């Protein structure tokens, strides 16, 4: 330099162009306990950035940023 893949919650991962974007671990509150742990209930928390297509975009297209792989 060229090609390809990836970017979603604190973290690890889901989501056929149409659902209130969901789950495990973690976090907070409460219940439980003599105090904790375990367990139970509830809650907070996310689509890398900018455009485009579409009635509708996490999803498709373009550019940028970052990470990874291959070729040279």
């Nucleotide at each position: 330099g060229c090609u390809c893949u990836c970017a979603u919650a604190g973290u690890u991962c889901a989501a056929u162009g149409g659902a209130u974007a969901g789950a495990g671990c973690g976090c907070a509150a409460c219940c439980c306990u003599g105090c904790g742990a375990a367990g139970g209930u509830u809650g907070a928390a996310a689509u890398g950035c900018a455009g485009g297509u579409u009635c509708a975009a996490c999803u498709c297209c373009u550019g940028c940023u970052g990470a990874g792989a291959g070729c040279a």
This is a predicted structure of a 72-nucleotide RNA (transfer RNA) from a Candidatus Staskawiczbacteria bacterium.
The source organism's lineage runs through Bacteria, Bacteria candidate phyla and Candidatus Staskawicziibacteriota.
Rfam family: tRNA. The family's RNA type in Rfam is transfer RNA.